[in-house]
RNA sequence: AUGAAAUACUAGGGGUGCCUUACGGCUGAGAGUGCGCGAUGCAUAACCCUUUGAACCUGAACUAGUUAGGACUAGCGGAGGGAAGUAGACGAAUUUUUUA
Numbered sequence: 001a002u003g004a005a006a007u008a009c010u011a012g013g014g015g016u017g018c019c020u021u022a023c024g025g026c027u028g029a030g031a032g033u034g035c036g037c038g039a040u041g042c043a044u045a046a047c048c049c050u051u052u053g054a055a056c057c058u059g060a061a062c063u064a065g066u067u068a069g070g071a072c073u074a075g076c077g078g079a080g081g082g083a084a085g086u087a088g089a090c091g092a093a094u095u096u097u098u099u100a
Base pairs, nucleotide, nucleotide: 001094002093007087008086009085010084011050012049013048014047017026018025019024032044033043034042035041056081057080058079062075063074064073065072
C1' cells in the first nucleotide's frame, strides 16, 4: 500500500414438479398451507440464492442415457439473462521499501 472468509442483521430474487387406473411412488435444500370456479393469480411458512451470481429463467414438448414411469442423470453451459448493503475488518493474508 492492497485487503479475505465463515457468519450475523436488514433488504431483495427464486422454484413449489413429475409418474401412476387408483392406492401410492420418485428425485431433491425445498415439491407446504390458505384464498380463489380456475389461472401464467394473491398471501404466507420453510428452503436455497444475492454479481467470486448453475438459486432460478430462456433455449426446451431439446439431445443421449436410465427407469415401473418420468421433467431422474448427463450434455446443452468458456450460451444468453438473473437479485444488495452494513458489520465481521483498529484487519486473515499478500506485496513493496527501509533498518538491524
TPP riboswitch aptamer (THI element), 100 nucleotides, folded computationally. Rfam family: TPP riboswitch aptamer (THI element). Rfam's curators write: Vitamin B(1) in its active form thiamin pyrophosphate (TPP) is an essential coenzyme that is synthesised by coupling of pyrimidine and thiazole moieties in bacteria. The coordinates come from a structure-prediction model, not an experiment, and the mean pLDDT is 78. The sequence was found by an Rfam model in a public genome assembly.